Small-subunit ribosomal RNA, central domain from an uncultured bacterium, 350 nucleotides, folded computationally.
Context: one part of a larger RNA
Formats: sequence, structure tokens, C1' cells
RNA sequence: CUGGGUGUAAAGGGAGCCCCCCCCCGACCGCAAGUCAGAUGUGAAAACUGAGGGCUCAACCUUCAGACUGCAUUUGAAACUGCUGUUCUUGAGUGAAGUAGAGGUAAGCGGAAUUCCUAGUGUAGCGGUGAAAUGCGUAGAUAUUAGGAGGAACAUCGGUGGCGAAGGCGGCUUACUGGGCUUUUACUGACGCUGAGGCUCGAAAGCGUGGGGAGCAAACAGGAUUAGAUACCCUGGUAGUCCACGCUGUAAACGAUGAUUACUAGGUGUGGGGGGACUGACCCCUUCCGUGCCGCAGUUAAACACAAUAAGUAAUCCACCUGGGGAGUACGACCGCAAGGUUGAAACUC
Repeated sequence: CUGGGUGUAAAGGGAGCCCCCCCCCGACCGCAAGUCAGAUGUGAAAACUGAGGGCUCAACCUUCAGACUGCAUUUGAAACUGCUGUUCUUGAGUGAAGUAGAGGUAAGCGGAAUUCCUAGUGUAGCGGUGAAAUGCGUAGAUAUUAGGAGGAACAUCGGUGGCGAAGGCGGCUUACUGGGCUUUUACUGACGCUGAGGCUCGAAAGCGUGGGGAGCAAACAGGAUUAGAUACCCUGGUAGUCCACGCUGUAAACGAUGAUUACUAGGUGUGGGGGGACUGACCCCUUCCGUGCCGCAGUUAAACACAAUAAGUAAUCCACCUGGGGAGUACGACCGCAAGGUUGAAACUC
């Protein structure tokens, strides 16, 4: 390489969009590039294979036939692939009528709590721990009452509930805005799937500039603990956490499970629609979309388990793996302000 694989053994790209490529629904007419059949020419000789012949046999030599699986020209076939045209509606999309939602962006508003400030009441402690101490407090703390300031986060509702491609999204109101689902079959008529490269999005931490700073809190300081304690515990505390704009581009970015399509027992919850039945919004029957649990067949070289939300049965396309260490390192290249990221070896060794 072939092959075999990728939930947990090595292996699914963090996610979406999309050009090329690849693959692709039904019917009909045509073309004949692929495909199939025939014919002709060519495919040197030797070699090779089969059947004979000649050296006493054999090797060897030799005759005939085959073969040379190919190429070119030509005649035909039209199932399949391909191409042209016409057509269809189930795939895909659009319209109409409904509908649920922490989907996104911006602005405004609200209450609880922490902290701080001012004033009142009030007096000796408060705080903290396993126990303490550092710390705060007679310059009046803690506690309590009233008023004010400021920042951040939104208890209850809240739910293996909802929405989003993923990251993620939770107080309330308004404005703008994306997607989904259901019903209808009114319209278009294959417009589809996947997608190397490319483009965009992408938690936290980090970086740049300018703001902001209540609480928390890397670093740091002190008190303890301890043989030591550069920790765990305590008292403080700066970056940061917050906002705007720009960068970074990584995570156990996880369902450790790529996307799409079809098929394959059931049972039971729950969220959003539709239909039926009913006096009825309930209950019941049914159906579509989501989200859970249990479970058969089947799968898993093995087990755990998965099991219509498949890890089952099939198909298409992409990504990735090929013993451990060395190593996600070195070198080079590209990207970045930097931190670093992406790509990514070998020697050697077991």
C1' cells in the first nucleotide's frame, strides 16, 4: 500500500457557511463518450504454452498451432453510467394561517444582599478557628435605626424544562432582529447531500488602549500548623473579574460518539403544535417535532454498555488512526504586540 478501524484500547476536525471535486428522485424522446458485440488491419523475430520432429535420452535445436489480454479503423446494441431536451412531485425551497422559547443586539428601569460614607441609640468588646493569633475597636467598633453613594450579580418561579450550529443563553420593559415547529397543499420544479482549500463564529485565562472597581481574588504581606510548610486554615490584599473597541484562537471546546438519508419489537415520563371523540379547557384515542428513562432483536475480537436521539442494518461525502517513549518536542514555514498558536519530524531507546 492493501486492509481493518475511530464512545472508553491509537483515532471525529470546537462549530457553521460555501467555490472545485464526489455522490444523488420518478417518467419519456434522442445522442453514443464510457460500456458491450462483430469485422478488418496491426500487435517483428526470439522467448512462453500445446502437439509433433531431430541429436542413442535430456538439456539443446526445430516445425505447426495458440497466445501476445493492446492499439487503430469500421459496423451495430442502448440495459447501466454520461450528455441534450421535454415532463412529474414525493426530496429541497417559497407562500398563507398559527405557535413556543434564558436565541441575538441595543437602550431604559427594579428590588434583595455585600461594602463604604453621614447622623442617631448604645458600651466593651468584635472577628476568626480544631484551638489560636495576626486584624478591627474607648479617636466609640460589633449590634441596631434612618438617609446617601457605588459596583456586580439576578433568590423564589427553575424543571435529566426551553432556545441556539457550536461556544453558550436566566430580574423586568421597549425597539430592532435570526432560526425552529405545526397545519395547509397555493407556488417553484431536483433548485439536493457532503465539502479539501477558503471565509466567519468561537468558554475561561491572557494581551493593547481608555474607563470602572462593591464583592471575590492569582501574585504578595502577615498570623497559625509543621521537623520544615515557598501549601492546606485565618487576617489582609494587587492584577484580574465589569464596560467599550481591538487582538489571541485554545479547553475533559465531551454525548470523549462527524454530517446527511432510509429501514429495523415494545413500554413509560416530559416540552411545543395539530386532529378526533366528549357537555367539557380535564381525561381518553391519534399524529408531527423535540427531550429523558427502561428494554427485545442486533451490535460490541472483549466488557461496560448502545439499542428509532444506535455504538443495529445499509448508502454517500469529509476528517482522523496504524506499538510505547523521544514529542505535540526540534527545525523550517505561516499567524500573533507578546504569551504563544497551527503545521510537524528524526537520531536514540524499550
The RNAcentral record of the full RNA draws on ENA and SILVA.
It matches the Rfam family "Bacterial small subunit ribosomal RNA".